[in-house]
Annotation:
Model confidence (mean pLDDT): 83 of 100. The RNA shown here (transfer RNA) has 72 nucleotides and comes from a Candidatus Buchananbacteria bacterium.
RNA sequence: UCUGGGGUAGCUCAAUGGUAGAGCAGUGGACUGUUAAUCCAUUGGUUGUGGGUUCGAAUCCCACCCCCAGAG
Numbered sequence: 001u002c003u004g005g006g007g008u009a010g011c012u013c014a015a016u017g018g019u020a021g022a023g024c025a026g027u028g029g030a031c032u033g034u035u036a037a038u039c040c041a042u043u044g045g046u047u048g049u050g051g052g053u054u055c056g057a058a059u060c061c062c063a064c065c066c067c068c069a070g071a072g
Stems, first nucleotide, its partner, number of pairs: 001071007010024004018055001026042005048064005
């Protein structure tokens, strides 16, 4: 330099154009001698950045940044 994959909640990952979710973690409560475990409820998002297409974009297109793999 080129090619491919990836970037979404604190962490691991979903969501293939129509309300952004799950598990774990966090917070509050129930349970109990206490803790742990278990159960219930709940907080948390500029979907890497900037543009474009569309009535509507995490999703499609372009450029850039970062990570991983391969080629030279």

The organism belongs to Candidatus Buchananiibacteriota, within Bacteria. Rfam family: tRNA. By type it is a transfer RNA. The RNAcentral record of the sequence draws on ENA.